[in-house]
């Protein structure tokens, strides 16, 4: 310095052709138990890395920066 990928809930990750952001696990309540665990029910949680552009509409498409990852030199 060039090229690829990732960057969405604490963590692990989906998310289709642009059309209202989800799943497991974890938290938190209740319910079962003598307690605990496991199991059921319910419920909270998000500026989808920054900005900015395109569109009626943008995680999604285009610009640019910044983090890790991996490759050439």
């Nucleotide at each position: 310095u060039c090229c690829g990928g990732a960057g969405u809930a604490g963590c692990u990750c989906a998310g289709u052709u642009g059309g209202u952001a989800g799943a497991g696990c974890g938290a938190g309540u209740g319910a079962c138990u003598g307690u605990u665990a496991a199991u059921c029910a319910c419920c909270a949680g998000g500026u989808c890395g920054g900005g900015a552009g395109u569109u009626c509409g943008a995680g999604u498409c285009u610009c640019u920066c910044c983090u890790c990852c991996g490759g050439a030199g």
Molecule: transfer RNA
Organism: Fidelibacterota bacterium